Model confidence (mean pLDDT): 78 of 100. This is a predicted structure of a 103-nucleotide RNA (Glycine riboswitch aptamer) from Alteribacter lacisalsi.
RNA sequence: AUGAAAGCAAGGGGAGAGAUCACUCCGAACGAGGGAGUGACGCCGAAGGAGCAAGCAGCCGGUUAUCUGUGAAUCUCUCAGGCAAAAAGACUCUUGCCAGACG
Numbered sequence: 001a002u003g004a005a006a007g008c009a010a011g012g013g014g015a016g017a018g019a020u021c022a023c024u025c026c027g028a029a030c031g032a033g034g035g036a037g038u039g040a041c042g043c044c045g046a047a048g049g050a051g052c053a054a055g056c057a058g059c060c061g062g063u064u065a066u067c068u069g070u071g072a073a074u075c076u077c078u079c080a081g082g083c084a085a086a087a088a089g090a091c092u093c094u095u096g097c098c099a100g101a102c103g
Stems, first nucleotide, its partner, number of pairs: 007097007018041001020040007042083003048079001049077003055070004
């Protein structure tokens, strides 16, 4: 400066899976729809969390092997969270602030 990455704030986009069953409470007051909680079974992965390959390092070995540490995710797990709407939501876009790689 014609300003990279990262960070912060605001706004937008944003998937998946039972509006399941039983009981209790609120409301109602013979209720119904609805909401919350507990339990049960069935599911989802994109808050968060956990695990791991190659590689690298070390120990060991020197014919082979093994062990330890580090080590990514949208992969795997499903603790947590979620399974109409609402809320949340990895990621992403825009604007602003900050910043100053590079020249």